Model confidence (mean pLDDT): 88 of 100. This is a predicted structure of a 328-nucleotide part of an RNA (large-subunit ribosomal RNA, domain IV) from Kordiimonas marina. It matches the Rfam family "Bacterial large subunit ribosomal RNA". Gene Ontology terms of the family: structural constituent of ribosome and ribosome. Lineage of the source: Bacteria > Alphaproteobacteria > Kordiimonadales > Kordiimonadaceae > Kordiimonas. The sequence was found in a public genome assembly.

Context: one part of a larger RNA
C1' cells in the first nucleotide's frame, strides 16, 4: 500500500449516472392503521407502548375431599444494571409514474427483464384410416381421444371497447366464357419403295389443374390524403369549394420506452431541476387482438420525491487479522 472486519467529533447524499456500498429496521404482546379496490386485500401499512428481577392482590382452568398444587391472566408497590427481545439470530418506511395483470420461465459461464410463457379471447384447419407430424415403405405419434375432441395462427387476466378500406396480396367459393401440356384426332404433306407399303411432318376439332374473369374475406398480409377560401377587432374556422383514393385515423390516448426542432409552453415541486409529475395539442413519424386506453394485487424491474439513516461525502483518522516490504 492492498484485502477483510470494527470505530469516529460536528455536518448528513453536500458523494455519484444513480444512496452504488454502508448504515438504519428487525422478534412477541398491546394500541393503531390512509388513498384506492377487483371487496380478497392493501396491510407486518404508517405511526406508538411496554418486554428483566422481587412482593402483594384478584380472575379463569385442571387435578385435590381440603390444605394446597399446576398452567394462563389482571392489577399495585418496589428493586438492581450503561443496555432486561441484553448473545446469535432476526423487514428500513412512505409517496408517484412507466411497463409487464398475477406465480412461473430465460441467455449452464458477461443480459433475469418491459423479454418467454400463463389463464382468457378471437380467426382457421381438422367427421376420423381425421387434420397434422416422422418416414422410402410398412408403420407410428395425434390418440387407447372424437368438433365441450385436435392441429396452426394472432392477442395475453380484468374493466370499457375493437371504427372506415377488399384497389393490390393471400385464402374461400364460383357446372359459364377466355388461354392452355400430354393425350385424342387426322384434312394434307414429305421421305423412300416396282408396288403394297414403311418411316416422318402435320391444320381444324377435342383436351385438366392453374392463369385471366366473377364475388366473398381485415382478430387475413396489409392501408387508413391534398389545396383555396370563409364569422362585426384581431386571430381561429363550426362552413364552402376543388383534385385525388380501396378507404382517407373513429373513440381514446397524446413532447410518450413513440416528438426531430426541443431543455416546446404554462402550472407544481428546489435556493436553483436538460430529469420526474400535472397540463396544452403544432401526433417530424400514437391508434385499436403487430389490440387502444383504464386498472387493485404483484415486481432482486425502472423514473423522480420524501423521511429515517448513515465514513457516498465536506476529509480523513484509529483499531485488528491476513498480505505487501525488511531481515533470517
Nucleotide at each position: 500500500c492492498u484485502g477483510u472486519g470494527c470505530u469516529g467529533a460536528a455536518g448528513g447524499a453536500a458523494c455519484u449516472c444513480g444512496g452504488c456500498a454502508a448504515a438504519u429496521u428487525a422478534c412477541c404482546u398491546c394500541c393503531g392503521u390512509a388513498a384506492c379496490u377487483u371487496c380478497g386485500g392493501g396491510a407486518u401499512a404508517a405511526g406508538g407502548a411496554g418486554g428483566c428481577c422481587c412482593a402483594g392482590u384478584g380472575a379463569u382452568g385442571a387435578g385435590g375431599c381440603a390444605a394446597c398444587u399446576c398452567a394462563u391472566u389482571g392489577u399495585u408497590g418496589g428493586g438492581g444494571g450503561c443496555a432486561c427481545a441484553u448473545a446469535a439470530g432476526a423487514g428500513g418506511g412512505g409517496g408517484u409514474g412507466g411497463c409487464g395483470a398475477c406465480u412461473g420461465u430465460u441467455u449452464a459461464c458477461u443480459a433475469a427483464a418491459a423479454a418467454c410463457a400463463u389463464a382468457g379471447g378471437g380467426c382457421u384447419c381438422u367427421g376420423c384410416g381425421a387434420a397434422g407430424u416422422c418416414g422410402c415403405a410398412a408403420g407410428a405419434c395425434g390418440a387407447c381421444g372424437u368438433a365441450u375432441a385436435g392441429g396452426g395462427u394472432c392477442u395475453g387476466a380484468c374493466g370499457c371497447c375493437u371504427g372506415c378500406c377488399c384497389g393490390g396480396u393471400g385464402c374461400c367459393g364460383g357446372a359459364a366464357g377466355g388461354u392452355u401440356a400430354a393425350g385424342a384426332g387426322g384434312a394434307g404433306u414429305a421421305g423412300u419403295g416396282a408396288g403394297a407399303g414403311c418411316u416422318g411432318c402435320g391444320a381444324a376439332u377435342u383436351g385438366a389443374a392453374g392463369c385471366c374473369c366473377c364475388g366473398g374475406u381485415a382478430a387475413a398480409c396489409g392501408g387508413c390524403g391534398g389545396c383555396c377560401g370563409u364569422a362585426a377587432c384581431u386571430a381561429u374556422a363550426a362552413c364552402g369549394g376543388u383534385c385525388c383514393u380501396a378507404a382517407g385515423g373513429u373513440a381514446g390516448c397524446g413532447a410518450a420506452a413513440u416528438u426531430c426542432c426541443u431543455u416546446g409552453u404554462c402550472g407544481g415541486g428546489u435556493a436553483a431541476g436538460u430529469u420526474c409529475c400535472g397540463a396544452c395539442c403544432u401526433g417530424c413519424a400514437c391508434g385499436a387482438a403487430u389490440g387502444g386506453c383504464g386498472u387493485a394485487a404483484c415486481g432482486a424491474c425502472u423514473u423522480c420525491c420524501c423521511c429515517a439513516c448513515u465514513g457516498u461525502c465536506u476529509c480523513c483518522a484509529g483499531c485488528a487479522c491476513a498480505g505487501a516490504c525488511u531481515c533470517a